[in-house]
């Protein structure tokens, strides 16, 4: 200089003017004395995701003696976390030249069952096309035919996927049939590692397809509902108890209203308020808008400077993650490729 990775961050600032909301404080009215408004005034007022509401957690209320079945959930390892389906490191696996990036990553050698079109045959294999037919048939005196009984998985062909790969031996033709070497897989021993796992020796021809987001099998874990959770307080009516009155007035008279009635208590709890509720904290839900002056981008122009634009999106009980939107911008670390010294 050019392509890239990753990883941590801003996402408009400043004044000035109108306005929204919660609270202090003044004051003015009105009040059931709790407390409402109005005006002034002082402070404080959305996000990196405040979103989806996907996982987990506090907190409420409702169940639950203890065990078991059924069901659902996580599913490499190791660590961190209140806790997780989350983070951090790693191990295996896959993709990249790399930096890195990616993966719902237990068990298919417990059982069961599934494998579409194609294809002869889809899993204790199979004979369509080829091979070969040494033995045995027949023919043929013989060499030899014939391609009958069969034999065979080296080659063709189909397929996501055809029962190790090369190469020499072996045979009628072939085959792990036998042997070298590879590659897997299983056993054993040996070092490394907390482990998942790795890395070597040995033995054994053992070669065993693939799906568990299919039943299923191990291991771990799991009770339900959610701030409209829930909880105080509490008119009038209604229910039940009590008294025999109750207003004008502290008495006493008067006086008036009252017996399907008046007054008083009480359970319940409806309408209603009030806690849950937060240094934003509503409950119809505020957190804006205009104006200058700088900043970023875009189009014009030689400049001065015009003109146009600045994402996604917005709390409603809280916190912990993920995911998923998102103009435009800064920051560090690595990596590849060219060129130069």
């Nucleotide at each position: 200089c050019g392509a890239g990775u990753c990883g941590a961050c801003c996402g408009g600032g400043u004044g000035g003017u109108c306005g929204c909301g919660g609270c202090g404080c003044g004051u003015c009215g009105g009040u059931u004395c709790g407390c409402c408004g109005g005006c002034g005034u002082g402070u404080c007022g959305a996000g990196g995701a405040a979103g989806g509401u996907c996982g987990g957690g506090g907190c409420u209320c409702c169940g639950c003696a203890g065990g078991g079945c059924a069901g659902g959930g996580u599913g490499c390892u190791g660590g961190c976390u209140a806790a997780c389906g989350g983070c951090c490191a790693g191990u295996c696996g896959g993709g990249g030249u790399g930096a890195c990036c990616c993966g719902c990553a237990g068990g298919a050698a417990a059982g069961u069952g599934c494998c579409a079109c194609a294809g002869a045959a889809a899993a204790c294999a199979g004979a369509c096309c080829g091979c070969c037919g040494a033995u045995g048939g027949c023919c043929g005196a013989a060499a030899g035919g014939c391609a009958c009984a069969g034999g065979u998985a080296a080659g063709g062909g189909u397929g996501a996927a055809a029962c190790g790969g090369u190469g020499c031996g072996g045979u009628a033709a072939g085959a792990g049939c036998g042997c070298a070497c590879c590659a897997g897989c299983g056993g054993u021993c040996g070092g490394g590692g907390u482990g998942a796992c790795c890395c070597g020796g040995c033995c054994g021809g053992c070669u065993c397809g693939g799906c568990a987001a299919a039943c299923c099998c191990c291991a771990c874990u799991c009770g339900g509902a959610g701030c409209a959770a829930g909880g105080c307080c509490a008119a009038a009516g209604c229910u039940g108890g009590g008294a025999c009155g109750g207003g004008c007035u502290g008495c006493c008279c008067g006086u008036c209203c009252g017996a399907u009635g008046u007054c008083c208590c009480a359970a319940g709890g409806u309408a209603g308020g009030c806690c849950g509720c937060u240094u934003a904290g509503a409950u119809g839900g505020a957190u804006g808008g205009c104006c200058a002056c700088c900043c970023c981008c875009c189009g014009g122009g030689c400049a001065a400077c015009c003109g146009g634009g600045g994402a996604c999106a917005g709390a409603a009980c809280c916190c912990c993650g993920c995911c998923u939107a998102c103009a435009g911008g800064u920051c560090g670390a690595c990596u590849c490729g060219c060129c130069g010294c």